[in-house]
């Protein structure tokens, strides 16, 4: 130093829930708690997967409301089309999370070869 295990010894993390807090959310932190874990240790590099508050609106979706522009008619009322505008939805560019999702990276006890 590299490779293999996790039987030992000494330990270590700690799911799912529940309580408090942060937070729009995913989620995180901390306490109980233990479901697994030989990297379940650190890392958001690359794939994946989740959030969607605020920014975005290139396509298109839905409702109101105004102007035009045609029909019809019991006349000041209804329908259709453009068009400006507001909002919802939808998207997921932009942003967030997740390392116990995989993979790179980087660090390591103990055995044994």
């Nucleotide at each position: 130093c590299u490779c293999a295990g996790a039987a030992a010894a000494g330990g270590c993390c700690g799911a799912a829930u529940c309580c408090c807090g942060g937070g729009a959310a995913a989620c995180c932190g901390a306490g109980a708690g233990g479901c697994g874990g030989a990297a379940a240790g650190c890392c958001a590099c690359g794939g994946a997967u989740c959030c969607g508050a605020a920014a975005g609106u290139a396509a298109g979706u839905u409702g109101g409301a105004a102007a035009c522009u045609g029909g019809a008619a019991a006349a000041u009322u209804u329908c259709a089309a453009u068009u400006u505008u507001c909002a919802a939805a939808a998207c997921a560019u932009u942003g967030g999370a997740u390392a116990g999702c995989c993979g790179a990276g980087c660090u390591g006890c103990c055995u044994g070869a």
Predicted 3D model of a 113-nucleotide RNA (c-di-GMP-I riboswitch aptamer) from a Desulfobacterales bacterium. Lineage of the source: Bacteria > Pseudomonadati > Thermodesulfobacteriota > Desulfobacteria > Desulfobacterales. Model confidence (mean pLDDT): 77 of 100. Its Rfam family is "c-di-GMP-I riboswitch aptamer". Its family is annotated with cyclic-di-GMP binding in the Gene Ontology. It was read from a public genome assembly, where an Rfam model found it.